Model confidence (mean pLDDT): 85 of 100. A computed fold for a 481-nucleotide part of an RNA from an uncultured bacterium, annotated as small-subunit ribosomal RNA, 3' major domain.
Context: one part of a larger RNA
């Protein structure tokens, strides 16, 4: 100069406290240690590893393991010599398959000659063999790197230029009194100024205008229908989606160094940064990642390359972390009935009818979609049963019979039904998450995807709360000493 302190001062944040719902007890999923194995392929390990790479492990994937086969090679380039039944389709036979293996059809591109032309014929191309250069390599080093990306942290900080001060190292500005979400502004002051950040400037949202009316919409007028924007028609009103206005302490009141600014009232759809996302300083953990690609050095070259088929990645005495579902009555169970947003959709969404208890079969209308489909939203809401029990709770587990995707579900899918009905009766020490349309609950949709172990993840709409006196104490941080 920093850092550090169980030093002080100021001050922030779901840090604490108030609250509210959880985790820690079960069952099951998922992912990690452990162990076991031929393999259970690698990586990620405190916060910031651990439903993480992985937005989809039967086969591919696949990197691992065992076996069969392979050697210029699945893929580029370049060279030497060689090959017309040549390049391509490719049968018997043999394999678990890679592949071996070859019957039998059988091209093409450029030139030169020869010919009316069909063609022949000769040198080259491409293909093939063979030989060398070389391809490969999810081997190794993230402690050689690039490039991304995590943290501290959207925390208010990091610096330079030129004066000035100090032999110097370095200070100074950036300290100080206000204030602020903010090194945000204001005042003062050997500092003047500027640059990276901070706010804005971008996107969604919330009110209002314009303009546009089709696939949306329907307020008056007509027409119709068992109904129903169906039809004429309309641009008023939702709405869509372009563009525009609105909020900036603007106005009024009071506080203050009459400064920055705070604290109240009005009007407004909205009021003090409206709410929400993008956006991540200088730097720190040699912090991850050579397995995404990239890439240096090193290693392997008939294997540490390639190919094939089976197994494994899912194996189970156990630790640990994230989850879903429950232990019930604000509950469960059975009829009725009401109200969305977002988003998909042609090897696709897939309607009505019909069959099946169902999973789902048929069936094939509309739809390249504001038009058709996914589409019945579910908690609610009415009525109804259960009567406090291991129960009409709770579903795990298992038997049997099925449906579906796919060459193929034993190892190893997912769902349907009949049966079976297990721990569970609110969780020890301890611990996590959230300040408002937030937590809590409630269902819907996407991606990856033939199918799904999706209770993950990213979305979106319904219902929609309780607390916060305060910063003494836990933790992380800013400034000053």
């Nucleotide at each position: 100069u920093g850092a550090c302190g169980g030093g002080g001062g100021c001050c922030c944040g779901c840090a604490c406290a108030a609250g509210c719902g959880g985790u820690g007890g079960a069952g099951c999923a998922c992912g990690u240690g452990g162990u076991u194995u031929a393999a259970u392929u690698c990586g990620a390990u405190g916060c910031a590893a651990a439903c993480c790479g992985a937005a989809g492990a039967a086969c591919c994937u696949u990197a691992c393991c065992u076996g069969g086969g392979u050697u210029u090679g699945a893929c580029a380039u370049g060279c030497g010599g060689g090959u017309g039944g040549u390049a391509g389709u490719g049968a018997a036979a043999u394999g678990a398959a890679a592949g071996u293996g070859g019957a039998a059809c059988g091209a093409c591109c450029u030139u030169g000659c020869a010919g009316c032309g069909a063609u022949g014929u000769a040198a080259g191309g491409a293909g093939c063999c063979u030989g060398c250069a070389c391809a490969g390599g999810u081997g190794c080093u993230g402690c050689a790197u690039g490039g991304c990306u995590g943290u501290c942290g959207u925390c208010a900080g990091c610096u330079c230029g030129u004066g000035u001060c100090g032999u110097g190292a370095g200070a100074u500005g950036u300290u100080u009194g206000g204030u602020u979400a903010a090194g945000u502004c204001c005042a003062g002051c050997a500092a003047c100024g500027a640059g990276c950040g901070c706010a804005a400037c971008c996107c969604c949202u919330g009110u209002c205008c314009u303009u546009a009316g089709u696939u949306g919409c329907c307020a008056g007028c007509a027409c119709g229908u068992a109904a129903u924007g169906g039809u004429g028609g309309g641009g008023a009103c939702u709405c869509u989606a372009a563009g525009g206005a609105g909020a900036c302490a603007a106005a009024c009141c009071c506080u203050u160094u009459u400064u920055a600014a705070g604290g109240g009232u009005g009007g407004g759809a909205a009021g003090g940064u409206g709410g929400g996302g993008a956006u991540g300083a200088c730097g720190u953990c040699a912090a991850g990642u050579c397995a995404g690609u990239a890439u240096g050095g090193c290693c392997c070259u008939u294997a540490c390359g390639g190919c094939c088929a089976g197994g494994g990645c899912u194996g189970c005495a156990c630790a640990c972390g994230u989850g879903c579902u429950a232990c019930a009555a604000u509950g469960c169970c059975c009829g009725g009935u009401a109200c969305a947003g977002a988003g998909g959709g042609a090897a696709g969404c897939u309607a009505a009818g019909c069959c099946g208890c169902g999973a789902g079969g048929u069936g094939g209308a509309g739809c390249c979609a504001a038009u058709c489909c996914u589409u019945u939203a579910a908690a609610g809401c009415c009525g109804g049963g259960c009567c406090c029990a291991g129960u009409u709770c709770g579903g795990a587990u298992u038997g049997g019979a099925g449906u579906c995707u796919g060459c193929a579900a034993c190892u190893c899918g997912a769902c349907u039904c009949c049966a079976u009905g297990a721990a569970g009766c609110c969780g020890g020490a301890a611990u996590c998450g959230c300040u408002a349309g937030u937590a809590a609950u409630g269902g819907c949709g996407c991606a990856u995807c033939a199918g799904c172990u999706a209770c993950g993840g990213c979305g979106c709409c319904g219902u929609g709360a309780a607390u916060a006196c305060g910063u003494u104490c836990c933790c992380g941080g800013g400034c000053c000493u």